Context: one part of a larger RNA
RNA sequence: GGAUGAACGCUAGCGAUAGGCCUAACACAUGCAAGUCGAGGGGCAGCACAUGAAGCAGCAAUGCGGAUGGUGGCGACCGGCGCACGGGUGAGUAACGCGUAUGCAACCUACCUACAACAGGGGGAUAACCCGUUGAAAGACGGACUAAUACCCCAUAACACAGGGAUCCCGCAUGGGAAUAUUUGUUAAAGAUUAAUCGGUUGUAGAUGGGCAUGCGUUCCAUUAGCUAGUUGGUGAGGUAACGGCUCACCAAGGCAACGAUGGAUAGGGGAACUGAGAGGUUUAUCCCCCACACUGGUACUGAGACACGGACCAGACUCCUACGGGAGGCAGCAGUGAGGAAUAUUGGUCAAUGGACGCAAGUCUGAACCAGCCACGUCGCGUGAAGGAAGACGGCCCUACGGGUUGUAAACUUCUUUUGUAAGGGAAUAAAGUGAGUCACGAGUGACUUUUUGCAUGUACCUUACGAAUAAGGAUCGGCUAACUCCGUGCCAGCAGCCGCGGUAAUACGGAGGAUCCGAGCGUUAUCC
Numbered sequence: 001g002g003a004u005g006a007a008c009g010c011u012a013g014c015g016a017u018a019g020g021c022c023u024a025a026c027a028c029a030u031g032c033a034a035g036u037c038g039a040g041g042g043g044c045a046g047c048a049c050a051u052g053a054a055g056c057a058g059c060a061a062u063g064c065g066g067a068u069g070g071u072g073g074c075g076a077c078c079g080g081c082g083c084a085c086g087g088g089u090g091a092g093u094a095a096c097g098c099g100u101a102u103g104c105a106a107c108c109u110a111c112c113u114a115c116a117a118c119a120g121g122g123g124g125a126u127a128a129c130c131c132g133u134u135g136a137a138a139g140a141c142g143g144a145c146u147a148a149u150a151c152c153c154c155a156u157a158a159c160a161c162a163g164g165g166a167u168c169c170c171g172c173a174u175g176g177g178a179a180u181a182u183u184u185g186u187u188a189a190a191g192a193u194u195a196a197u198c199g200g201u202u203g204u205a206g207a208u209g210g211g212c213a214u215g216c217g218u219u220c221c222a223u224u225a226g227c228u229a230g231u232u233g234g235u236g237a238g239g240u241a242a243c244g245g246c247u248c249a250c251c252a253a254g255g256c257a258a259c260g261a262u263g264g265a266u267a268g269g270g271g272a273a274c275u276g277a278g279a280g281g282u283u284u285a286u287c288c289c290c291c292a293c294a295c296u297g298g299u300a301c302u303g304a305g306a307c308a309c310g311g312a313c314c315a316g317a318c319u320c321c322u323a324c325g326g327g328a329g330g331c332a333g334c335a336g337u338g339a340g341g342a343a344u345a346u347u348g349g350u351c352a353a354u355g356g357a358c359g360c361a362a363g364u365c366u367g368a369a370c371c372a373g374c375c376a377c378g379u380c381g382c383g384u385g386a387a388g389g390a391a392g393a394c395g396g397c398c399c400u401a402c403g404g405g406u407u408g409u410a411a412a413c414u415u416c417u418u419u420u421g422u423a424a425g426g427g428a429a430u431a432a433a434g435u436g437a438g439u440c441a442c443g444a445g446u447g448a449c450u451u452u453u454u455g456c457a458u459g460u461a462c463c464u465u466a467c468g469a470a471u472a473a474g475g476a477u478c479g480g481c482u483a484a485c486u487c488c489g490u491g492c493c494a495g496c497a498g499c500c501g502c503g504g505u506a507a508u509a510c511g512g513a514g515g516a517u518c519c520g521a522g523c524g525u526u527a528u529c530c
Base pairs, nucleotide, nucleotide: 001530002529003528004527006526007525008524009523010522013382014381015380016379017378019375020374021340026338027337028336030335031334032333035081036080037079040078041077043074044073047072048071049070050068055064056063057062088293089292090291097218098217099216100215101214102213103212104211107210108209112206113205114204115203116202117201118200120154121153122152123151130143131142132141133140134139160186161185162184163183164182167178168177169176170175191198192197219265220264221263226256227255228254231253232252233251234250235249236248237247238246268290269289270288271287272283273282274281275280295316296315297314298313299312318329319328320327321326346372348371349370350369354368355366356365357364358363385416386415387414388413395407396406397405398404399403421467422466423465424464425463426462430457433454434453436451437450438449439448440447441446442445474519475518476517477516478515479500480499481498485514486513487512488511489510495502496501
C1' cells in the first nucleotide's frame, strides 16, 4: 500500500447494487416450511343446489317440519404418485472424502422418449361407516357390513429369465457378442371418462441420475518406530443391483513400514477469492459442484431410489403433560426467543414471474423463489450550489506593532441554475408468457390468429409543472519516517507514543487557540492476511 462476512469511536443528505451468528452442531414458546388426485374406490361428516316424504296446525289455500348422495363438491378412510427434490449446517472425516484421469467383459435407474407385443377369466378379504369394550389422555381391542387402478389364483407368452446342446466372430486374463433348424421349464396386465383422451403389462434401445474399482495429488508432529488376527492370501458357501474378507467354514502365514506404517493434533474438499512483477503465501463468508450430518448412539422397514431433517423402532440425556398406571417432543427449514459474545436483521407480502410436486385440465400446495422491511457492513453513482465580486470590510490570529501579514473571492452584494428537496398532476415495463372460448392450417398434435382474463412489489420506478440557495460536512493529522507551523498554558507534572522518542520555564512532539495538510458521507483505531 491492498484486502475483510469485521468490531469500536466521532460523524451522517440521497439512490442503486451486493452482503448480514465468524461465538454455543447451546436450549427452544408460537406460527408457517409437502402435498396432491373425485377422470382409481366405497361413501357423505360439513357447505351449496334439487326434490321436497312421514308427521303437526288448519274447513281449505297454505305454513311448520325435515327424510332422500339425486347434483356440485368433499372432512376423514382405502388406493396412486410425491415426500430420497428443494431448503439448512460443517459436528464428524487426513478418507478413493475431494480434485483430476481412466475402467466396469462386475452393476442399477421411477417418471420421460422411440420401437415391438399384449391386456382373457375368476376369487377371497379389509379400512371407512355402524354397534360395543377399555383408558385421565395418547390410544388400544372386539363384532358385523362393503368397494377399487388395493390383494390373490388360473389362462396366454417371448427377442425376458434359468438349464442343456450345436455354429460363427472377436478380445483385455476371468471372457464378450451374434444368428439360432433347436430343446425343457418359469413369469404379466386395470381400468376411468364429459368419448377428445388418460392410463395398465412385458421386452429392447436411448436419455437422465446413481453405484463400484483404480493411477496420481491432497496439513503438522519422529520429543509418535514399529503396526496388524478377518489381519494378508487361497478354496468353498452365503449375501448384494454388482465386484470384493463384505460375512462365514476350512487351509496357508502372511500384509504394511524410514519413499514415514502405526499413533497424536488440526481440518469438510474443490471451482474460486485476497495479495504479489512473478514464483509463491493466505483464505475457502456470499455463488456453483461434491461429501457428511439432522437432540446423542444404533437398527432396519417401505420404496426405482433412504438405512430417510419436518417417517418408524430401540437405548440415552433433556423438556413438557399426567388421574402416577402411562404418554408427547426434536428450528444445523423461514421468521422469532433466551443464552454465549466485540458482533450480525422482520414472529412481513405474493405465488404475478422462474422452478418443483400432484392432476387430462381447471387448479391446489410451495418461508424454494421473487419482493418488501432493518443495518454506511462493502462497492458504485449523485448532492451539499455556479459565475462575478477588493472598501482586500468587520471579527479572529500573528508580528520587527501610529503599520503590516493571514483567514480571503472567503463573506456581504449582484446575476444564474434547481440535480436534490417539498407540493401538485400523470404513470409503467416485468405478461413477446400462460389460462378460458373461438377460428384456421397442415405434417394429426403441433403451429398461427382473434378475443377474454392473470401484477405481490405499486400509484413504486419514471415523467411533467410550481417554489425557492432553498433541505444537506465531517473526521484524522501537522518532530522525523510523512503532506502540513505559530502563539498561549503546563513545567519529567499533567500527558503523548506505530518506531525513534517528547515533557525538568522560551515544548512546531502534552492541553487549548489560530492557521495548514490529507481524505470526504465518511474519517480514524483495533484485529487478521499478503